[in-house]
Context: one part of a larger RNA
RNA sequence: CUGGGCGUAAAGGGCGCGUAGGCGGCCCCGUGUGUCGCGUGUGAAAUCCCCGGGCUCAACCCGGGAAGUGCGCGCGAAACUGCGGGGCUCGAGCGGAGGAGGGGAGAGCGGAAUUCAUGGUGUAGCGGUGAAAUGCGUUGAUAUCAUGAGGAACACCGGUGGCGAAGGCGGCUCUCUGGAAUCCUGCUGACGCUGAGGCGCGAAAGCCGGGGGAGCAAACAGGAUUAGAUACCCUGGUAGUCCCGGCCCUAAACGGUGCACACUGGGGGUGGGGGGGUAUUCACCCCCCCCGUGCCGAAGCAAACGCAUUAAGUAUUCCGCCUGGGGAGUACGGCCGCAAGGUUGAAACUC
Numbered sequence: 001c002u003g004g005g006c007g008u009a010a011a012g013g014g015c016g017c018g019u020a021g022g023c024g025g026c027c028c029c030g031u032g033u034g035u036c037g038c039g040u041g042u043g044a045a046a047u048c049c050c051c052g053g054g055c056u057c058a059a060c061c062c063g064g065g066a067a068g069u070g071c072g073c074g075c076g077a078a079a080c081u082g083c084g085g086g087g088c089u090c091g092a093g094c095g096g097a098g099g100a101g102g103g104g105a106g107a108g109c110g111g112a113a114u115u116c117a118u119g120g121u122g123u124a125g126c127g128g129u130g131a132a133a134u135g136c137g138u139u140g141a142u143a144u145c146a147u148g149a150g151g152a153a154c155a156c157c158g159g160u161g162g163c164g165a166a167g168g169c170g171g172c173u174c175u176c177u178g179g180a181a182u183c184c185u186g187c188u189g190a191c192g193c194u195g196a197g198g199c200g201c202g203a204a205a206g207c208c209g210g211g212g213g214a215g216c217a218a219a220c221a222g223g224a225u226u227a228g229a230u231a232c233c234c235u236g237g238u239a240g241u242c243c244c245g246g247c248c249c250u251a252a253a254c255g256g257u258g259c260a261c262a263c264u265g266g267g268g269g270u271g272g273g274g275g276g277g278u279a280u281u282c283a284c285c286c287c288c289c290c291c292g293u294g295c296c297g298a299a300g301c302a303a304a305c306g307c308a309u310u311a312a313g314u315a316u317u318c319c320g321c322c323u324g325g326g327g328a329g330u331a332c333g334g335c336c337g338c339a340a341g342g343u344u345g346a347a348a349c350u351c
Stems, first nucleotide, its partner, number of pairs: 004322003007305002012319001014201004021194003025088007034080001035077008049065006091191001092188003095184003103177007110154001115149007125136002162169002206247006215241002220236004258318001260316001262314002266296002269293009300307002324351003333344004
């Protein structure tokens, strides 16, 4: 001098692409940047340490030595690192093939249901609740049949199932389009990993302009309940929910678990692809491999709960973040926004 952590205690960025930077596979040659060795110069004195000496001792003082972990120069080493050159294919990427999928965008279509309108049948109630009332109904409601209008959402299938980086994605068809997995092993030859800034995406609510509006429903009104009832329950009901364009940029944006790569006993499911076996072919069944996704558990880890080849195990790289509670995600300032507000983000004081 270094030292701890981040599933639930404080702590993983909402997610991706990627700049600088950091880190980086196997073999050979060169170089000698880092690195290491030897020598040499320097590293003032005092101080510290060792030896000796002087004040009666000591503190103190005097002499000598060592040390001064550093730097410069010279010579040397070449494993590792860097740099230069050459080569390789297992990382990465490209190519070919047949499959899976609510991945994304646009257009079109469909049926069930609710509501409304018109007409038919029909009559005294309907509706609603714990019980009621407000409400609706003889200007004919509710119920029922037919026709029509319009908007929104897609029952069953549907699954601890699939796809996507996340947010998220579910009726059917067509067009355009992204990604992943498997198999073949033809091509490139480390082209890789991560990623401060940056850029893009980002549920719901909210905002601006234009449309649309069936159902639902903040606000609001009424009826109940109650001591009160600015609620829970009921009858209504406007923004909004929907579409187009533009903003906002937040979340229990959660697996509360950043990304990549490697390694480390098993058991029994499921989705996709491939190979093999039995049988006369297929569906089916059995075995094996790869990818994905849930469950149970070994070692190990863990404060415990639990995690456990989808790690929270064993290691490495890079980024983000934490440092007592409150004050406070507040104030001030900056940046962003039409606004709402977002982002960055304290202190006094107090326990």

The part of an RNA shown here (small-subunit ribosomal RNA, central domain) has 351 nucleotides and comes from an uncultured bacterium.